[in-house]
Predicted 3D model of a 71-nucleotide RNA (transfer RNA) from a bacterium. RNAcentral records the identical sequence in 2 taxa.
RNA sequence: CGGGAUGUAGUAUAGUGGUAGUAUACACGCAUGGGGUGCGUGAGGUCCGAGUCCGAUUCUCGGCAUCCCGA
Numbered sequence: 001c002g003g004g005a006u007g008u009a010g011u012a013u014a015g016u017g018g019u020a021g022u023a024u025a026c027a028c029g030c031a032u033g034g035g036g037u038g039c040g041u042g043a044g045g046u047c048c049g050a051g052u053c054c055g056a057u058u059c060u061c062g063g064c065a066u067c068c069c070g071a
Stems, first nucleotide, its partner, number of pairs: 001070007010024004018054001026042006047063005
């Protein structure tokens, strides 16, 4: 320098144009004499910008970051 892939709660991940889930962690409550543990409830997220669309996490374009390949 060129090409490709991936960016989603604190962490690990699913999803695919129409409300963003799951596990774990966190907070609270219940059960226990207490702890562990179990159950329930809650808060918390689509890398950034522009475009298309009635509607974008998803599609298109441009950036940024990480990784891989080539030179």
The coordinates come from a structure-prediction model, not an experiment, and the mean pLDDT is 81. It matches the Rfam family "tRNA". Rfam classes the family as a transfer RNA.